[in-house]
RNA sequence: GGGGCAUUAGCUCAGUUGGAUAGAGCACUGGUCUCCGGAACCAGAGGUCACAGGUUCGAAUCCUGUAUGUCCCA
Repeated sequence: GGGGCAUUAGCUCAGUUGGAUAGAGCACUGGUCUCCGGAACCAGAGGUCACAGGUUCGAAUCCUGUAUGUCCCA
């Protein structure tokens, strides 16, 4: 330098043919329980879906560019 893949909650990851208010586990916060803590159970908070633009009635999802990470080739 060229090409592929990935980027969604603090972490690890789902998300079906583009369809209404984007989810799970762990972690976190509160409660129940306990002498206290842990465990368990109940509830809750937490997201510009990497960024910008485009297509569409409608985009996490399709297209283009950029950024970052990773792999391959040279």